[in-house]
Context: one part of a larger RNA
Molecule: small-subunit ribosomal RNA, central domain
Organism: metagenome
RNA sequence: CUGGGCUUAAAGGGUCCGCAGGCUGAUUCGUAAGUAUCUUGUGAAAUACCACAGCUCAACUGUGGAAUUGCUCGAUAAACUGCGAAUCUUGAGCAAGCUAGAGGCCAUCAGAACAUUAGGUGGAGCGGUGAAAUGCUUAGAUAUCUAAUGGAAUGCCGACGGAGAAGUCAGAUGGCUGGGGCUUUGCUGACGCUCAUGGACGAAAGCGUAGGUAGCGAACGGGAUUAGAUACCCCGGUAGUCUACGCCGUAAACGAUGUACACUAGAUCGUGGGAGUUUUGACACUUUCGCGAUCGAAGUUAAAAUAUUAAGUGUACCGCCUGGGGAGUACGGUCGCAAGGCUAAAACUC
Numbered sequence: 001c002u003g004g005g006c007u008u009a010a011a012g013g014g015u016c017c018g019c020a021g022g023c024u025g026a027u028u029c030g031u032a033a034g035u036a037u038c039u040u041g042u043g044a045a046a047u048a049c050c051a052c053a054g055c056u057c058a059a060c061u062g063u064g065g066a067a068u069u070g071c072u073c074g075a076u077a078a079a080c081u082g083c084g085a086a087u088c089u090u091g092a093g094c095a096a097g098c099u100a101g102a103g104g105c106c107a108u109c110a111g112a113a114c115a116u117u118a119g120g121u122g123g124a125g126c127g128g129u130g131a132a133a134u135g136c137u138u139a140g141a142u143a144u145c146u147a148a149u150g151g152a153a154u155g156c157c158g159a160c161g162g163a164g165a166a167g168u169c170a171g172a173u174g175g176c177u178g179g180g181g182c183u184u185u186g187c188u189g190a191c192g193c194u195c196a197u198g199g200a201c202g203a204a205a206g207c208g209u210a211g212g213u214a215g216c217g218a219a220c221g222g223g224a225u226u227a228g229a230u231a232c233c234c235c236g237g238u239a240g241u242c243u244a245c246g247c248c249g250u251a252a253a254c255g256a257u258g259u260a261c262a263c264u265a266g267a268u269c270g271u272g273g274g275a276g277u278u279u280u281g282a283c284a285c286u287u288u289c290g291c292g293a294u295c296g297a298a299g300u301u302a303a304a305a306u307a308u309u310a311a312g313u314g315u316a317c318c319g320c321c322u323g324g325g326g327a328g329u330a331c332g333g334u335c336g337c338a339a340g341g342c343u344a345a346a347a348c349u350c
Stems, first nucleotide, its partner, number of pairs: 004321003007304002012318001014201004021194003025088007033081002035077004041071002049065006091191001092188003095184005103177007110154001114150008125136002162169002206247006215241002220236004258317006266295012299306002323350003332343004
């Protein structure tokens, strides 16, 4: 290697970019490195194999052959791979015209709620729970009205909706900016796919410095409950949650499903474009391209299920798995301010 797997049994890297590497569209000509056939030399002897012979047979021994699947000289072939040259347009990219969007960053503004402060009314409770109590309140609370200040989050629209590589993204307006889709089929002419190492991004929590702090709220204090109650319930409340800059680099980072391409019944709905039909036209109908869903044939699957968004049929490349525990641990290395991350065993045991 023949010859296994990775949705849920062990197993898809959190995501993308991308050097090396691997793989790579159609046509023609050449070359002859790979490749194929023939050939030259070599491939020690013994052993093993075949034939014959010698010891009365055999073991054993001798002679000859074949084998030694390899390397190598030369010749021929030119389908395929490689290399060189040329051509092409369908892959890929560009251009032009339209177009949807919570895609990203910055600034300004808005209303509701909440809290605080000041003032008015008012006069005994409020709050909270299963029931209570702690707590607040005649220094006037709760309730209600007015004004000011503050921080955080954006109701309805709103969806089975949209955008983004993923993490994620939602008040309004403006500025800067990335990507996508459709149409034309104009331009380039294979410029492509994947990607070890590497690079960038990466929820929440956490860390550093400087701010901010309304509400919520680890820790902590108190009140209850209880046999106890280091909890669940209640009253408070610091870090944090927010902003700027810098770290951290992990998640059930999930579709538990790597990326790209091709092919393989349909039905229905949503969403963004284009075309056509209808007298113009909203609407409607038909059709086409992209995206998002539900159902379902064949197929697949242990089943659940999946089914053109495959877990079907194939190709290319990468990652990963190999009984449970020990253990994602120890040691070593490396990264980090730290917390810790990444890499990653064994003894022993069942």